This is a predicted structure of a 73-nucleotide RNA (transfer RNA) from a Clostridia bacterium. The source organism's lineage runs through Bacteria, Bacillati, Bacillota and Clostridia. The coordinates come from a structure-prediction model, not an experiment, and the mean pLDDT is 81.
RNA sequence: GCUGGUAUGGCGCAGUUGGUAGCGCAAUCGAUUCGUAAUCGAUAGGCCGAGGGUUCAAAUCCCUUUACCAGCU
Numbered sequence: 001g002c003u004g005g006u007a008u009g010g011c012g013c014a015g016u017u018g019g020u021a022g023c024g025c026a027a028u029c030g031a032u033u034c035g036u037a038a039u040c041g042a043u044a045g046g047c048c049g050a051g052g053g054u055u056c057a058a059a060u061c062c063c064u065u066u067a068c069c070a071g072c073u
Stems, first nucleotide, its partner, number of pairs: 001072007010025004019056001027043005049065005
């Protein structure tokens, strides 16, 4: 220098015929218990690495770009 992959709440991941983002763990509150753990119920938390474009509508398609990983030279 070229090519490919990954980037989504605190953590690990899903979301792939574009239709307004979900699961588990963690957190908070409550129930249960003499108390803790466990269990059960509820709540809060992300506009999807960044910028731009296409579209009525983009995490998803296109372009540029950042970080990390792998390969080639």